[in-house]
Context: one part of a larger RNA
C1' cells in the first nucleotide's frame, strides 16, 4: 500500500462558512468520450507456460504451439456514467399567515446581600475551629438601627437536563437594532443539492498589552494551627486576577470521549414548539425497549442497526506530542512533527 478500523482498547478535526475536488433527483431526445461486442494491424527475439526432441540424466539446449492480459484504426450497440438540448417537482430555496425562545450586540434601569463611610443606641467582648491560636475591639468593636458610597452578581420563577445557539456558550427588567430554526399553506424558482483538502471566521477558563475599575472572592505571599516534618488540607489576612473598553493568545475531559448528509428498519411513555376535530401529523428533547449490532458494557428512528456519498484520523509500548526545521505569537507558548536507543 491493499485491508481493517475510529463511544470506552490507537484513532472524529473545538465549531462553522466555503474554494478546488469528489459525489449527486424524475422524464425525453441527440451525438458516442468512458463502456460493451467484432475485424485488422501491431505487441522484436529471448524469458514464463504446454507438447515433442538433443547431450547417459539434470541443469542447459533445439523445434512447434499458446501467451504477451497492451496500444491504434475501423465497423457496430446505446443500458449505465460523462456531454449537449429540452422538460418536470418530490430534493433545495423563496413567498403568505399565526406563533416559541437565557440566540447576538448596544443603551437605559431595578433589587436582595457583602464591604466601607457618617451620625445614634449600647458595653466587653467579637471572630474562628475538631479544639485552638494568629486577627479585630475601651482610640468603643461585634450587635442593632438611619443615611450614603461603590463594585460585582441576578434568589424565587426554573422544569425527574425546559428553551435558544454551529460550537464555545446564553438566565433581573425595559427599549430600539439584529441572526437563525420550527409549524401551517403551496405563491414562485426549477436540481439551484451533499461533503469539503487548503483558505477565512468564531472559539470556555487561564495568560499577555494599553487605559480604567476594584465590593466580594482569591493563585502568589505573610502569619496562626496540625504534624516526625507540613513549602498542604483547616484558620486569620492578602496582591495579581476575577469586572469594563480596545487589541492579542487559540488551547480544554472544547465530551454524547460518538464528523457531516440522505434513505430505510417493532413498539410504549414523559416533555417543549406548531397544526388539527378526540384519534392524529410535523419539528425538537428525554426515558424504556424489539429486530439487528457489540469483545463486553451497552446502542437501539436523536443508532453504536442496514446502505450510499464526502472529509478528518489510527496502525505495539516508551522515547514524545519531545528534538530539529518551518510558520504564527509581545511573551507564555501554539501548530506541524521525527529518530537513535530500550522493551
Nucleotide at each position: 500500500u491493499u485491508g481493517g478500523g475510529u463511544g470506552u482498547a490507537a484513532a472524529g478535526g473545538g465549531u462553522g462558512u466555503g474554494u478546488a475536488g469528489g459525489c449527486g433527483g424524475a422524464c425525453u431526445u441527440u451525438a458516442a468520450a468512458g463502456u460493451u461486442g467484432g475485424u485488422u494491424g501491431u505487441g522484436a527475439a529471448a524469458u514464463c507456460c504446454c507438447u515433442c526432441g538433443g547431450c547417459u540424466u539434470a541443469a542447459c539446449u533445439g523445434a512447434g504451439g499458446a501467451a504477451c492480459u497492451g496500444c491504434a484504426a475501423c465497423c457496430a450497440a446505446a443500458a449505465c456514467u460523462a456531454a449537449a438540448a429540452g422538460c418536470c417537482u418530490u430534493g433545495a430555496g423563496u413567498g403568505u399567515u399565526a406563533g416559541a425562545g437565557a440566540g447576538g450586540a448596544a443603551a437605559g434601569u431595578g433589587g436582595a446581600a457583602u464591604u466601607c463611610c457618617u451620625a445614634g443606641u449600647g458595653u466587653a467582648g467579637c471572630g474562628g475551629u475538631g479544639g485552638a491560636a494568629u486577627g479585630c475591639g475601651u482610640a468603643a468593636a461585634u450587635a442593632u438601627a438611619u443615611g450614603g458610597a461603590g463594585g460585582a452578581c441576578c434568589a424565587c420563577c426554573a422544569g425527574u437536563g425546559g428553551g435558544c445557539g454551529a460550537a464555545g456558550g446564553c438566565g433581573g427588567c425595559u427599549u430600539g437594532c439584529u441572526g437563525g430554526g420550527g409549524c401551517c399553506u403551496a405563491u414562485c424558482u426549477g436540481a439551484c443539492g451533499c461533503u469539503g483538502a487548503g483558505g477565512c471566521a468564531c472559539g470556555a477558563a487561564a495568560g499577555c498589552g494599553u487605559g480604567g475599575g476594584g465590593a466580594g472572592c482569591a493563585a502568589a505571599c505573610a502569619g496562626g494551627a496540625u504534624u516526625a516534618g507540613a513549602u498542604a488540607c483547616c484558620c486569620u489576612g492578602g496582591u495579581a486576577g476575577u469586572c469594563c473598553a480596545c487589541g492579542c493568545c487559540g488551547u480544554a475531559a472544547a465530551c454524547g470521549a460518538u464528523g457531516a448528509g440522505u434513505a430505510c428498519u417493532a413498539a410504549g411513555u414523559g416533555u417543549c414548539g406548531g397544526g388539527a376535530g378526540a384519534a392524529c401529523c410535523c419539528g425538537g428533547u428525554g426515558c424504556u425497549g424489539c429486530a439487528g449490532u457489540u469483545a463486553a458494557c451497552g446502542c437501539a428512528u436523536u443508532a453504536a442497526g442496514u446502505a450510499c456519498u464526502c472529509c478528518g484520523c489510527c496502525u505495539g509500548a516508551g522515547u514524545a506530542g519531545u528534538a530539529c526545521g518551518u510558520g504564527c505569537g509581545c511573551a507564555a507558548g501554539c501548530a506541524u512533527a521525527a529518530a537513535a536507543c530500550u522493551c